[in-house]
RNA sequence: UUCUUAUCCAGAGAGGUGGAGGGACUGGCCCUUUGAAGCCUCAGCAACAGAUCUCUGAAGGAUACUGUGCUAACUCCAGCGGGUGAACAGCCUGAUAGAUAAGCA
Numbered sequence: 001u002u003c004u005u006a007u008c009c010a011g012a013g014a015g016g017u018g019g020a021g022g023g024a025c026u027g028g029c030c031c032u033u034u035g036a037a038g039c040c041u042c043a044g045c046a047a048c049a050g051a052u053c054u055c056u057g058a059a060g061g062a063u064a065c066u067g068u069g070c071u072a073a074c075u076c077c078a079g080c081g082g083g084u085g086a087a088c089a090g091c092c093u094g095a096u097a098g099a100u101a102a103g104c105a
Stems, first nucleotide, its partner, number of pairs: 001105001003103006013042005021031003025079004043071003048067003051063004075097001080094005
């Protein structure tokens, strides 16, 4: 990095440093000098894999020790289709794209 599988309407932020960007991409719309990104410290959330305990025919449940992940807005909304509709509105829905985990090469 590709591929496969699963999940994405829940949840969880303070301080230091830094000094202008950030929210993947495009459009929109937001956040941000009442301090962006990045980095550091501490705290928290979740429970994907491992571990331990428990239970079962199988599934499952618990803990949060280990490896990740995450802590504005539904993946912030849309992007290509389908349905509904007077409608380029709104709503519903399937993909695509993206993110995370685990596995294969």

SAM riboswitch aptamer (S box leader), 105 nucleotides, folded computationally. Its mean pLDDT, the model's own confidence on a scale to 100, is 86. The sequence was found by an Rfam model in a public genome assembly.